[in-house]
Context: one part of a larger RNA
RNA sequence: AGCCAACGGUGGAUGCCUUGGCGCCUGAAGCCGAAGAAGGACGUGGGCGACUGCGAUAAGCCACGGGGAGCUGUCUACCAAGCUUCGAUCCGUGGAUGUCCGAAUGGGGCAACCCAGCACCCGUCAUGGGGUGUUACUCCGGCCUGAAUAUAUAGGGCCGGUUGAGGGAACCGGGGGAAUUGAAACAUCUAAGUACCCCGAGGAGAGGAAAGCAACAGCGACUCCCUGAGUAGCGGCGAGCGAAAAGGGAUCAGCCUAAACCGAGCCGGUGUUAAAGCCUGGUGGCGUUGCCGGUUUGGGGUUGUGGGAUCCAGGAGAUGGAGCACCAGAUCCAUCACGGAGUUACAAAUCCGAUGUUUAGUGGAAGCAGUCAGGAAAGCUGCACCAAAGAGGGUAAUAGUCCCGUACACGAAAAGCAGAGGACUCCGCUUGGACACCCGAGUAGCGCCGGAUCCGGGAAAGCCGGCGUGAAUCUGCGAAGACCACUUCGUAAGGCUAAGUACUCACAGGCGACCGAUAGCGAACUAGUACCGUGAGGGAAAGGUGAAAAGUACCCCGGGAGGGGAGUGAAAUAGUACCUGAAACCGUUGGUUU
Numbered sequence: 001a002g003c004c005a006a007c008g009g010u011g012g013a014u015g016c017c018u019u020g021g022c023g024c025c026u027g028a029a030g031c032c033g034a035a036g037a038a039g040g041a042c043g044u045g046g047g048c049g050a051c052u053g054c055g056a057u058a059a060g061c062c063a064c065g066g067g068g069a070g071c072u073g074u075c076u077a078c079c080a081a082g083c084u085u086c087g088a089u090c091c092g093u094g095g096a097u098g099u100c101c102g103a104a105u106g107g108g109g110c111a112a113c114c115c116a117g118c119a120c121c122c123g124u125c126a127u128g129g130g131g132u133g134u135u136a137c138u139c140c141g142g143c144c145u146g147a148a149u150a151u152a153u154a155g156g157g158c159c160g161g162u163u164g165a166g167g168g169a170a171c172c173g174g175g176g177g178a179a180u181u182g183a184a185a186c187a188u189c190u191a192a193g194u195a196c197c198c199c200g201a202g203g204a205g206a207g208g209a210a211a212g213c214a215a216c217a218g219c220g221a222c223u224c225c226c227u228g229a230g231u232a233g234c235g236g237c238g239a240g241c242g243a244a245a246a247g248g249g250a251u252c253a254g255c256c257u258a259a260a261c262c263g264a265g266c267c268g269g270u271g272u273u274a275a276a277g278c279c280u281g282g283u284g285g286c287g288u289u290g291c292c293g294g295u296u297u298g299g300g301g302u303u304g305u306g307g308g309a310u311c312c313a314g315g316a317g318a319u320g321g322a323g324c325a326c327c328a329g330a331u332c333c334a335u336c337a338c339g340g341a342g343u344u345a346c347a348a349a350u351c352c353g354a355u356g357u358u359u360a361g362u363g364g365a366a367g368c369a370g371u372c373a374g375g376a377a378a379g380c381u382g383c384a385c386c387a388a389a390g391a392g393g394g395u396a397a398u399a400g401u402c403c404c405g406u407a408c409a410c411g412a413a414a415a416g417c418a419g420a421g422g423a424c425u426c427c428g429c430u431u432g433g434a435c436a437c438c439c440g441a442g443u444a445g446c447g448c449c450g451g452a453u454c455c456g457g458g459a460a461a462g463c464c465g466g467c468g469u470g471a472a473u474c475u476g477c478g479a480a481g482a483c484c485a486c487u488u489c490g491u492a493a494g495g496c497u498a499a500g501u502a503c504u505c506a507c508a509g510g511c512g513a514c515c516g517a518u519a520g521c522g523a524a525c526u527a528g529u530a531c532c533g534u535g536a537g538g539g540a541a542a543g544g545u546g547a548a549a550a551g552u553a554c555c556c557c558g559g560g561a562g563g564g565g566a567g568u569g570a571a572a573u574a575g576u577a578c579c580u581g582a583a584a585c586c587g588u589u590g591g592u593u594u
Stems, first nucleotide, its partner, number of pairs: 001593009015579001016544002020515002022512006029504002031167002039101003042055003046079002049075003061095006070083003106115003116135007137164001139161007171202001172200005182189001186236001212219002223250004233241002254496003257440001261299010276289001277286002279329006304474001306439003310434006317336006338428005350423003355418005361410003367383004372379001384401002386390001392404003445469007455481001476491005531538002551578001554565004
């Protein structure tokens, strides 16, 4: 030195475990913010580094409920000082306080800092100083002023407003919008209207009450699902893309305007011969009345078996009133009755409220024994019991009956949500005829050029946009996939609208042929921490003594570290460098070979 055996060191694999993750489901909830959010900075404890909580009233203050013996959060002990059956700590509801930054908003600024004005108060002999409130911009409403320019307008000022801003995981609508890739190359095409950027909305968003579909029969807003169907189609007819109607379901809800016409206000024009006017007829009376145009506003009106306006005729409750006066007629208005409706659209506000539910909680059955083995009983043995409860977890191993629970039953002073019902509020005509007044204009259509639809320009309709041109008003207009005829369907160019649908940051509960510390979230631990980077950004490692600290009093060696005894414990080769403790690697002892 090699080999073999035994025993160690090192190391931290493996096994077992789980406080943490991952995925899914159900329920509930779904916006927060100038009344200052989300997110932070700095503080805050008797001794206090971090986390958590809280805010100069600072691990907390007040009230009301729950609860019932201990308590002063966690890592985390210890000491000190206290609180508590006159009910603490703790849990729930409501309230108070809430520094500074941040949309950040008095001005500034290199976020958490600096410097002010005004009003009131405190303090100083006085100045400096301190406290509270207020002071950004925008929009809307009202009022006062007020240029060029006479009226006016712009502008300015004051007052009021729960006006807006900023944030939000995914979901939604809109404006922009790739490339890798596939086509076995590649350019049309595809990937894909995807990723990504921006704007906006909200608990949903979008869409929505037919200028729709259909086919000679009919349906009757929209949205979502199944099906139709990988069909009809599109396509270097390649790769590939890919409907719709009908049918079956979920849920259901319909409305308001513009215009014609009537009234009123304002502005402009016209009008002085009292003539057109003042509901109609007669008499009187009034009058810059009236008429035309514009504008604002109240009534009216809302449809496709076309509807409405105006005029005429008819029908349908009561009472009262109105117009310049009187009589008659017609019209209009108010109140009551009757009927209907209602707080998400169709108008809008408030109150009472049975009941249910959420936010603390409460009750909740039934087992003992052993000379059993064991450190320990829940195991084993024996004899019992409960069960609307044999889900699960804990207890020194494996417990229906030991503990927490579970099935089931019950519970709210306060706040939230839903809400029958009642106050309250709003609304109420219809038939026939005549007439030909209205029925959404730089619109529809058309031309050129684009876009999106299954549709790549095609036979290419319909929809949307840019530029140009440019109608009609019901004997009208649009559509039914070029176009024409007939037939049928609808009624554009204004608006609102719940439910069914999408999603899950956060809340509660549950489940898993999901992971088990190189796995599972990056993070089971002080984790978006330490650390890296000027910055945007990148981003770890790190779990386990034991049932219980019972964490080794005391003695010995040593300066200590560490060790030897003793003691604890079932075990100490379980000693905090702690379960198990593989391999590489390094040794000790013995054997053996040279």
This is a predicted structure of a 594-nucleotide part of an RNA (large-subunit ribosomal RNA, domain I) from an Acidimicrobiales bacterium. The full RNA is in RNAcentral, with records from ENA. The coordinates come from a structure-prediction model, not an experiment, and the mean pLDDT is 83. Rfam family: Bacterial large subunit ribosomal RNA. Taxonomically the source falls in Acidimicrobiales (Bacteria, Bacillati, Actinomycetota, Acidimicrobiia).